[in-house]
Context: one part of a larger RNA
RNA sequence: GGCGCAUGGUGGAUGCCUUGGCACUAGAAGGCGAUGAAGGACGUGACUAACUACGAUAUGCCUCGGUCAGCUGUAAGUAAGCUUACCCGAGGAUUUCCGAAUGGGGCAACCCGAUCUUAAUGAUCAUCAUCUUUUUGAAUUCAUAGAUUAGAUGAAGCAGAACGCUGUGAACUGAAACAUCUCAGUAACAGCAGGAAAGUAAAGAAAUUUCGAUUCCGUCAGUAGCGGCGAGCGAACGCGGAAGAGCCCAAACCUAGAUGCUUGCAUCUAGGGGUUGUAGGACUGAUGUUGAGUUACAAAGGUAUAAGAUAGCAAAAACAGUUGGGAAGCUGUUCCAUAGAAGGUGAUAGACCUGUAUGCGAAAUCUUGUACUCUCUAAUCAGGAUCCUGAGUACGGCCCAACACGUGAAAUUGGGUCGGAAUCUGGGAGGACCAUCUCCCAAGGCUAAAUACUAACUAGUGACCGAUAGUGGACAAGUACCGUGAGGGAAAGGUGAAAAGAACCCCGGAAGGGGAGUGAAAUAGUUCUUGAAACCGUGUGCUUACAAGAAGUUCGAGGCCGUUAAUGGCUGAGAGCGUGCUUUUUGUAGAAUGAACCGGAGAGUUAUGAUUGCGUGCAAGGUUAAGGUGCAAAGACUGGAGCCGUAGCGAAAGCGAGUCUUAAUAGGGCGAUUCAGUACGUAGUUGUAGACCCGAAACCGAGUGACCUAUCCAUGGUCAGGUUGAAGGUGGGGUAAUACCUACUGGAGGACCGAACAAGUGGGUGUUAAAAAACCCUUUGAUGAACUGUGGAUAGCGGUGAAAUUCCAAUCGAACUCGGAGAUAGCUGGUUCUAUCCGAAAUACAUUUAGGUGUAGCCUUGCAAUUAGCUUACUGGAGGUAGAGCACUAUUUGGUCUAGGGGCCCUUCAAGGGUUACCAAAAUCAGAUAAACUCCGAAUGCCAGAUAAGUAUGUGCAGGAGUCAGACGGUGAGUGAUAAGAUCCAUCGUCGAAAGGGGAACAGCCCAGAUCACCAGUUAAGGUCCCUAAAUAUAUGCUAAGUGGAAAACGUUGUGAAGGUGCAUAGACAACUAGGAGGUUGGCUCAGAAGCAGCCACCCUUUAAAGAGUGCGUAAUAGCUCACUAGUCGAGUGCUCUUGCGCGGAUAAUGUACCGGGGCUAAGCAUAUUACCGAAACUGUGGAUGCGUAAGCAUGGUAGGAUAGCGUAGUUAAUGCAAUGAAGGAUGACCGUAAGGACAUGUUGGAGCGUUAACUAGUGAGAAUUCCGGUAUGAGUAGCGAAAGAUAAGUGAGAAUCUUAUCCACCGAAUGACUGAGGUUUCCCCCGGAAGGCUCGUCCGCGGGGGGUUAGUCGGGACCUAAGGCGAGGCUGAAAAGCGUAGUCGAUGGCCAACAGGUUGAUAUUCCUGUACCAAUAUUGAAUUGCCGAAGGAAGGACGCAGAAGGAUAGCACAGGCCACUAUUGGAUGUGGUUUUAAGCAGUUAGUCUUCAUAAGAGUCAAAUGCUUUUAUGUUUAAGGAUAAGCUGUUAGGCUACCAAGUUUACUUGGGAAUUGUGUGAAUUCACGCUGCUGAAAAAAGUUUCGUAGGAAGAAAAUAUUGCCCGUACCGCAAACCGACACAGGUAGUCGAGUAGAGAAUACUAAGGUGAGC
Repeated sequence: GGCGCAUGGUGGAUGCCUUGGCACUAGAAGGCGAUGAAGGACGUGACUAACUACGAUAUGCCUCGGUCAGCUGUAAGUAAGCUUACCCGAGGAUUUCCGAAUGGGGCAACCCGAUCUUAAUGAUCAUCAUCUUUUUGAAUUCAUAGAUUAGAUGAAGCAGAACGCUGUGAACUGAAACAUCUCAGUAACAGCAGGAAAGUAAAGAAAUUUCGAUUCCGUCAGUAGCGGCGAGCGAACGCGGAAGAGCCCAAACCUAGAUGCUUGCAUCUAGGGGUUGUAGGACUGAUGUUGAGUUACAAAGGUAUAAGAUAGCAAAAACAGUUGGGAAGCUGUUCCAUAGAAGGUGAUAGACCUGUAUGCGAAAUCUUGUACUCUCUAAUCAGGAUCCUGAGUACGGCCCAACACGUGAAAUUGGGUCGGAAUCUGGGAGGACCAUCUCCCAAGGCUAAAUACUAACUAGUGACCGAUAGUGGACAAGUACCGUGAGGGAAAGGUGAAAAGAACCCCGGAAGGGGAGUGAAAUAGUUCUUGAAACCGUGUGCUUACAAGAAGUUCGAGGCCGUUAAUGGCUGAGAGCGUGCUUUUUGUAGAAUGAACCGGAGAGUUAUGAUUGCGUGCAAGGUUAAGGUGCAAAGACUGGAGCCGUAGCGAAAGCGAGUCUUAAUAGGGCGAUUCAGUACGUAGUUGUAGACCCGAAACCGAGUGACCUAUCCAUGGUCAGGUUGAAGGUGGGGUAAUACCUACUGGAGGACCGAACAAGUGGGUGUUAAAAAACCCUUUGAUGAACUGUGGAUAGCGGUGAAAUUCCAAUCGAACUCGGAGAUAGCUGGUUCUAUCCGAAAUACAUUUAGGUGUAGCCUUGCAAUUAGCUUACUGGAGGUAGAGCACUAUUUGGUCUAGGGGCCCUUCAAGGGUUACCAAAAUCAGAUAAACUCCGAAUGCCAGAUAAGUAUGUGCAGGAGUCAGACGGUGAGUGAUAAGAUCCAUCGUCGAAAGGGGAACAGCCCAGAUCACCAGUUAAGGUCCCUAAAUAUAUGCUAAGUGGAAAACGUUGUGAAGGUGCAUAGACAACUAGGAGGUUGGCUCAGAAGCAGCCACCCUUUAAAGAGUGCGUAAUAGCUCACUAGUCGAGUGCUCUUGCGCGGAUAAUGUACCGGGGCUAAGCAUAUUACCGAAACUGUGGAUGCGUAAGCAUGGUAGGAUAGCGUAGUUAAUGCAAUGAAGGAUGACCGUAAGGACAUGUUGGAGCGUUAACUAGUGAGAAUUCCGGUAUGAGUAGCGAAAGAUAAGUGAGAAUCUUAUCCACCGAAUGACUGAGGUUUCCCCCGGAAGGCUCGUCCGCGGGGGGUUAGUCGGGACCUAAGGCGAGGCUGAAAAGCGUAGUCGAUGGCCAACAGGUUGAUAUUCCUGUACCAAUAUUGAAUUGCCGAAGGAAGGACGCAGAAGGAUAGCACAGGCCACUAUUGGAUGUGGUUUUAAGCAGUUAGUCUUCAUAAGAGUCAAAUGCUUUUAUGUUUAAGGAUAAGCUGUUAGGCUACCAAGUUUACUUGGGAAUUGUGUGAAUUCACGCUGCUGAAAAAAGUUUCGUAGGAAGAAAAUAUUGCCCGUACCGCAAACCGACACAGGUAGUCGAGUAGAGAAUACUAAGGUGAGC
């Protein structure tokens, strides 16, 4: 280390529980609001953070009722109180601020007013509409429009959870694409309303003996129809029910009044009258009396009474024993019940408590009914002359929409537009239209009930959930948190009966622990019930250090133990065999997919139709639906509308056991003769619905975003320093005059160099970063088309874009959020218990089809009739393949023969002739080829048939499928290259879906088809030397190559076997010896060529034999050989053909590695023979299940079909268990074929749970890159985020890290100081150390407690306006809304009065001291009558950029003086400091600008003495005026180096010297003043002045008084802001010293700050 056992931790599953949800039922209600809502902000408590309650009368006040002994909410504590209190109900009072928000404004909860009024105080003041009213009043005389005053009434806004009506109106989707169509008039947006809404009293529906408003339900009916006649859409009449209700105007006519004027008509107002279709009314005549009612029909109520709602009251009956911590349990004996619903009480209670059945009850408010009071009014008949009966209407044309109805033959209804009737002798409708007939009376209005819905209230119910469930939310949840915003959105329940929540002791700084104690229990000790698993420990039994391991399984030595007592449990030396699961696939150990592990959650459901089977009821019939009665929310009783069946045929009229076709039935088709259905339940499948679950990219609607970024608008700000030297000007030269030249001046520029600033070129680093874009070095622009702050504008079918499809909040070829929505997905993944029976397909046809689907094929289940099926043998058939052949077709070789053609020659006018190594027909001889040739022609297969043998299939109907990717092997073909583990067919097999044996291993090959068990036997393929079961078997050969145990052309004198043919005792083959000559150097050629470069010829001679030469060789010769001959030797030898086994050819990458290994000469190969081994095959024995009377047979299995069961949760009934201990958890050696089920324990636990029979389902997990939680691994690993610390002392339980000191180091145009935004208490003090702090910690920006921000002058408001916003009236627009005038807001700008010093732990231009200033008011008060006077006039405010020069100051340097220290004999030296505001007064002043006065006229919307301007006259070139920094004096005391004292180690108090000069010098200031340039550079108010309406006052100065609201702490280049962080990033503005330097570069320093959290 492994396995087991025991015992802990972690963790929070499981069981039990329920405060909370979910779904319904009944009742009641269905709004609230200017009398200020909904919703909030802020407050209110003795202590109070949250919730609840309430509102300055503030956890509450008053009155009336109820009830009661305790009360001061959740909330336990302490304190202090109350008690006719508290609590409950009804009605009042109060009710801050915001919000429609309403006096004006506004960044909601804030700011700023006016009028009236009071002692304090309080009240009122928005807009719009209507009515009334006041004063006025245009074009335009009167008048009207309009304006205006006052009063009254009303509206607004919210809610919503749904329901309703209306306006506008999608898309995904379906149609397997898509456009009409569909989704759908849906979603959404918008308007408006009510408790309901809408609709409603026939110009209707129909076609019958007609009905008689509307609405809703059932049915009619998926019918009639509509429809790319596709997908789909889809009525009505009628019938049955619920409920029921009808009325009022306009008009004709009459009366009264008014108005107009044309004087007899018209109009208006009020009253009467009147309201319809077999017409009615008016009118004329006659009669002479009811009915109704508070929702319509007319409208106010009041009183009484009853019931109900909003608090309540009474309410029966049990004791003892026993176990126990506790009794309600058990035992025994009782009682009540119109009460045995339920909950609680220390376990399970009719009789303990609360309740329950039943009965009773209201001062006040509300609801409903009834009675009385009260209120109101109609009707009938006859006549038929006249009048009335809804007009830009009906209707028509054109264009649309709604009707089930898509323009159709299209009626009907509505809209737009253009036309445009009739008048009762009239008009409309009946699905074009016309006629007849029938029905009805439009163009005005009101109307309950039956119907729809449920946010909130009351009372209940559940075969609903039980903390990953049920609401998102059982808990301070729409909270924490995320996002700019719209919006998104969690986790989190349980001590115990009772806190009895652990006194006291010990260890420890604490946390924590050990005792003690409480309790039934503390392993119930505060996230505390039970307490599983992963994961992490401790102890122990066996085992383990030569061993190669999908980790198990079969056997098994040894050791330890002792059981549900069983051939027991744990361990396991050693041996055999053995590559997980899932998905997808032809095929996966696969290195193809998915899962880190564990626990929990997680997927074929429901509704309604269709169809089939089964069950049940009734049956030629079956059955109800809505509704009614009723009930507990009944499946009971009713209800016969309707549906299905009982009759068919036909297109239909129609006829009917027949009918249709037809002239006819002659025939024929479909039927009858042969009758079973229907309703309900249940199971399978299916249509419509999201339809098994999860998953898009997208489309559309409505909103939210320009704090990022793009562009623009308004208003502000920034740019060290250095360089160059344009135009112009001046001087000189020059010219007739220009021109031109030159020097100086000048200071232009999308000019140059280069910091800040902006950008982002190249490289490096970084890449789980320091950083979701940075750092380092380098680079570009840096007065411009520059950069930047604040405020604003533009919005997704869009904006913006110096243009990259770039940017629009880390998102952009179309943002984000929510919704349609569970879009759709022919695609991928996943889909949960068991056993039994059968068991495929990967093919055909069709397909915008090819990975999908339909039909068929193949599978399964049921039923029916049956032997119809299959194999072999036999008989009979059709056929044209293999083969073969060349007779046809096509191709083809050689020869013979010979037309024809070509060439050549002769001849040549033509003709002709000869010849040919040219081509070649026909014929013929010989030889060939063929899938698309056949004179021929099998085997097999196929068809049919009687019989025989064997076998058990086959067919029809009905329900349900799956399959349409196949793979390899053998054979036969095609394609290809007679390549492929290629591809495509046919046929067979296996795999697929098949395990076992063999093949070393190895889906597809060989053998063989696993029901289970066996320590039985026999075999198959294949094997028998060892690994390794079985022959070192037998016989005969072969191989020598490790061939066996990879391979070709080709090669081979390897070797065996069988032949053929030469030579050979007249001497072969081989070897050795000898010869191999002469003409001649053959001729030619050649420099040479002599056998042997080359060409030609290749003869002759001598010989036993010898080439005008087979090779080598030479420059050429020479030389060596060969052929050929003789001798020696003495028996075979040469060539060739067939064949067995061998050899070479033979080269690859981690390692032998081409027998499985060892190794083998057989243990190789061939032939023959015998024995043995060898499987899940066969046999034997024993079981299981199915079928079968039995004998017996069968039982591998993916997709798939069928059957039978197990388990989970709940319900009903019956029957049981339980504190003497339920469920759950833990363990165990038991039972069942399985899913599973018992039993046991000196176990845990502490309250519920079973069994049986039925029923119901949110019913079974290992996989979905699943979801949630917990826990591992990696790993004590990477990292600890730019940077210097050391020492000593202190504190403390503890110190690298805290404090102090000393030294050292760093920044110093910052790492210093101030300030805006933003943050929001982080500021200061005391205490603390769990967590946060990347280590530590005594410390902190951390936790707890307490404290801290002081303003007339600073910033903002009470002042102004810019861009822009809002916007009375107004204009426009389906609605929402858009634009905009007057106005009103809106700083980043304009205007505007305070300085110095001191002081706190924390504030200071705010407090204090000193010295000032501003405004208003009061008092005093000069001068003056032309004084004041606005929302009016005018001036002014009032504006760019660049450059240059000057003045002044801040600052700095140096020198002097003084002081202290250092230093020294003395002197010299070094260090530090050396200052002073505003305002006022007085004086002085660099500079800059500038004429002034008088008179008259014109303009200035009215006026003006003001302003602008013109004219005239006079005056002035240096004064005057305006402006202006600064300086001097005063203000002036204080501050300060330093010293002393005290307490103490860091502070306090007191004293306190000197206080001069020189130089330099800004970017500040004079001041945009000057010069130049072109891009020509805000507005309004404050201010001054004028004077109108009008008023009667009033300047300066002094004194006194008054002076409101908000901000003010702290950080602020950063640890406090934006970046998720105590983050190397980003963040506007101001000051910014010294030395060197041009410089704000750079380096080193001052003041000041810091040493970077390992």
The part of an RNA shown here (large-subunit ribosomal RNA, half A) has 1654 nucleotides and comes from Oenococcus sicerae. The RNAcentral record of the full RNA draws on ENA. Its mean pLDDT, the model's own confidence on a scale to 100, is 82. Lineage of the source: Bacteria > Bacillota > Lactobacillales > Lactobacillaceae > Oenococcus.